Predicted 3D model of a 508-nucleotide part of an RNA (small-subunit ribosomal RNA, 5' domain) from an uncultured prokaryote. RNAcentral holds the full RNA, with entries from ENA. Model confidence (mean pLDDT): 83 of 100.

[in-house]
Context: one part of a larger RNA
RNA sequence: GAGUGAACGCUGGCGGCGUGCUUAACACAUGCAAGUCGAACGAGAACGGGUUAUAGCUUGCUAUAACUGUCAGCUAAGUGGCGCACGGGUGAGUAAUAUAUAGGUAACAUGCCCCAAAGAAGAGGAUAACGUUUGGAAACGAACGCUAAUACUCUAUAUGCCUUUAAGUCAUAAGACUGCAAGGGAAAUAUUUAUAGCUUUGGGAUUGGCCUGUACGGUAUCAGCUUGUUGGUGAGGUAAUGGCUCACCAAGGCAAUGACGCCUAACUGGUUUGAGAGGAUGAUCAGUCACACUGGAACUGAGACACGGUCCAGACUCCUACGGGAGGCAGCAGUGGGGAAUAUUGCACAAUGGACGAAAGUCUGAUGCAGCAACGCCGCGUGGAGGAUGACACAUUUCGGUGCGUAAACUCCUUUUAUAUAGGAAGAUAAUGACGGUACUAUAUGAAUAAGCACCGGCUAACUCCGUGCCAGCAGCCGCGGUAAUACGGAGGGUGCAAGCGUUACUC
Numbered sequence: 001g002a003g004u005g006a007a008c009g010c011u012g013g014c015g016g017c018g019u020g021c022u023u024a025a026c027a028c029a030u031g032c033a034a035g036u037c038g039a040a041c042g043a044g045a046a047c048g049g050g051u052u053a054u055a056g057c058u059u060g061c062u063a064u065a066a067c068u069g070u071c072a073g074c075u076a077a078g079u080g081g082c083g084c085a086c087g088g089g090u091g092a093g094u095a096a097u098a099u100a101u102a103g104g105u106a107a108c109a110u111g112c113c114c115c116a117a118a119g120a121a122g123a124g125g126a127u128a129a130c131g132u133u134u135g136g137a138a139a140c141g142a143a144c145g146c147u148a149a150u151a152c153u154c155u156a157u158a159u160g161c162c163u164u165u166a167a168g169u170c171a172u173a174a175g176a177c178u179g180c181a182a183g184g185g186a187a188a189u190a191u192u193u194a195u196a197g198c199u200u201u202g203g204g205a206u207u208g209g210c211c212u213g214u215a216c217g218g219u220a221u222c223a224g225c226u227u228g229u230u231g232g233u234g235a236g237g238u239a240a241u242g243g244c245u246c247a248c249c250a251a252g253g254c255a256a257u258g259a260c261g262c263c264u265a266a267c268u269g270g271u272u273u274g275a276g277a278g279g280a281u282g283a284u285c286a287g288u289c290a291c292a293c294u295g296g297a298a299c300u301g302a303g304a305c306a307c308g309g310u311c312c313a314g315a316c317u318c319c320u321a322c323g324g325g326a327g328g329c330a331g332c333a334g335u336g337g338g339g340a341a342u343a344u345u346g347c348a349c350a351a352u353g354g355a356c357g358a359a360a361g362u363c364u365g366a367u368g369c370a371g372c373a374a375c376g377c378c379g380c381g382u383g384g385a386g387g388a389u390g391a392c393a394c395a396u397u398u399c400g401g402u403g404c405g406u407a408a409a410c411u412c413c414u415u416u417u418a419u420a421u422a423g424g425a426a427g428a429u430a431a432u433g434a435c436g437g438u439a440c441u442a443u444a445u446g447a448a449u450a451a452g453c454a455c456c457g458g459c460u461a462a463c464u465c466c467g468u469g470c471c472a473g474c475a476g477c478c479g480c481g482g483u484a485a486u487a488c489g490g491a492g493g494g495u496g497c498a499a500g501c502g503u504u505a506c507u508c
Base pairs, nucleotide, nucleotide: 001508002507003506004505006504007503008502009501010500013380014379015378016377017376018375019373020372021338026336027335028334030333031332032331035082036081037080040079041078043075044074047073048071049068050067051066052065053064054063055062056061057060089291090290091289099215100214101213102212103211104210105209108208109207113204114203115202116201117200118199119198121155122154123153124152130145131144132143133142134141135140161184162183163182164181167178168177169176170175189196190195191194217263218262219261224254225253226252229251230250231249232248233247234246235245236244266288267287268286269285270281271280272279273278293314294313295312296311297310316327317326318325319324344370346369347368348367352366353364354363355362356361383413384412385411386410394403395402396401418445419444420443421442422441423440427435452497453496454495455494456493457478458477459476463492464491465490466489467488473480474479
């Protein structure tokens, strides 16, 4: 000198765009953050509709009651489908099962989407909801009975497909392709009749799994480490290779090119500094990974070993009728605590995107916006021109004067900004705008609403007076202060930057 997710002191007018718990992965009150589909299904607690009855009267409406699901709508709860593995948060762990980059997969999977081929035949038994009874303080159950489906099961069929496999072709690392034969296995309907869905197979796209090379901290005051350890055969397991697991066999494998141990740490694109080489760093944004109170486990599923799912154990908090139960903000707000320090318990789904749905649409603390904070960057303003009796005050003085200083007053202008009134967007392609009567525009008023901070001995731009008297104090270094201090404190003047200026911390 440059920089910062900064903090502190003094000060503070506006706008745009960004950014905002770096500390306790500490504990959390409250609300919201993942639902949706009635065009899969039974059903009908609401709302609405229909019918009937009664009352009031305006004589065709209102109110009340009852009934009604073959009731045009609609729908709590329930069965079923899809989603909940995305989006959002955090960086605890992890020095390599991570990340970056380049490859491999003849060792693999892939819901929804696209293309192509083929097909959807026949039958059955349940179960929730519901009803009755019943246990419990509650959470939640139990027994019996009834019912539906795109829920579940069985049979049939099989262009392909899977398993085993005679044979052949290609290739030489396990193999790949063709293929006789044997065995095995699919499906679901809905309605407004046009669509949507269902099953099998092949291909694509997308997304992932696994493997390999290289790179990626410190420490030798860590020198030896290892028994599923290293390899083989066989089996199990997986979508798939593999000690991934197991049985048996062999005794290997790694290491001064740093094994093993310990400490620290998410990684990268980037950011920052520097002429560069290099150093430091990894907030926001983007990609990857890991985690979800702590530890462990699987279930469902195309996909999880699952933040707002399940089970077990633990710590903590809460409820309890003491028998037993409930919970997980490292989602958005917010609270306590810690800290030098970091915001609103806001508005809206209008846009973009996502889930579901044929659609209308519903949901969406993703997102879009608003609020708070000079936290940062950028822009604008705090007036302009004239004006000398060089006014007053203040400071200084050699008492003549000099400085502040055209500065002020005063005169003439302007209106960025401000205030008031009126109009008023784009963002939306038919409708739909939270932002927002916002941005912006016009008119009116009136210099009106708006300057500070640090420094002035040298480095380093800027000097005098008073006070103090090695005291009080200053200080980044050198050093000032003991009676004439340009270095302390005040004042006048000056210098620098400016809605900021200084200090502190950290990096180059």